[in-house]
RNA sequence: UCCAGCGAAGCCGUAUGGUGCGGCAGCCGGCUGUUAACCGGUCCGUCGAAGGUUCGAUUCCUUCCGCUGGAG
Numbered sequence: 001u002c003c004a005g006c007g008a009a010g011c012c013g014u015a016u017g018g019u020g021c022g023g024c025a026g027c028c029g030g031c032u033g034u035u036a037a038c039c040g041g042u043c044c045g046u047c048g049a050a051g052g053u054u055c056g057a058u059u060c061c062u063u064c065c066g067c068u069g070g071a072g
Base pairs, nucleotide, nucleotide: 001071002070003069004068005067006066007065008014010024011023012022013021018055026042027041028040029039030038048064049063050062051061052060
C1' cells in the first nucleotide's frame, strides 16, 4: 500500500427499513441461621464519526477512524 471481517449498555448476545430487546453485572427490596442461592422491582444506549438514499436508517450506499486477519 491492497483485500476481507468486526465496531451497539460495565460484560455477552438478539434486532432483514417502522418506538433498540434480553441475559449477566449494578442498585433497592423480599425470603432466612446466613453477605450465598432463589424471588420481585429498578437503572442503563446520541447503535465508532460524518455524509448520501428514503416518508422513515442500528439496518442500504460512500468516505474516514479503531481493532483483527490475510496479501505484497
Molecule: transfer RNA
Organism: Labilithrix sp.